[in-house]
RNA sequence: GCGUGCCAAGGGCAAACCCGGUGAAAGCCGGGGACGCAAAGCCACGGGUCUAUGGCGCAAUGCGCUACGACAGCCGGGCCGCCAUG
Numbered sequence: 001g002c003g004u005g006c007c008a009a010g011g012g013c014a015a016a017c018c019c020g021g022u023g024a025a026a027g028c029c030g031g032g033g034a035c036g037c038a039a040a041g042c043c044a045c046g047g048g049u050c051u052a053u054g055g056c057g058c059a060a061u062g063c064g065c066u067a068c069g070a071c072a073g074c075c076g077g078g079c080c081g082c083c084a085u086g
Stems, first nucleotide, its partner, number of pairs: 002086004012037002017032006035073001041079003045076003048071003054066005
C1' cells in the first nucleotide's frame, strides 16, 4: 500500500419516539433514548429523494413547475482514519 471483518481489545456513532431551541418547510442543533452501523467519519461531484419562503405559470381562498434550501443512516464516487488479520 492492497484485500478481508465470523473473533478479540479499547471504544465510537445513534434510528424511531419524547422534551427544548431553530427554520416558511424539508430539515438541523441540544438533552433523553437505542433501531441499527467497520467508516452511521468528512465532501452534495453523478444519480435519487424531501421541501417550496421566493420566482414563474394557470381556469387562482387554490393548483402546477422550480433549489439558490436540505438528506452523507438511499446508491455510486472522492478524501481521511482505529483495531484485528492475510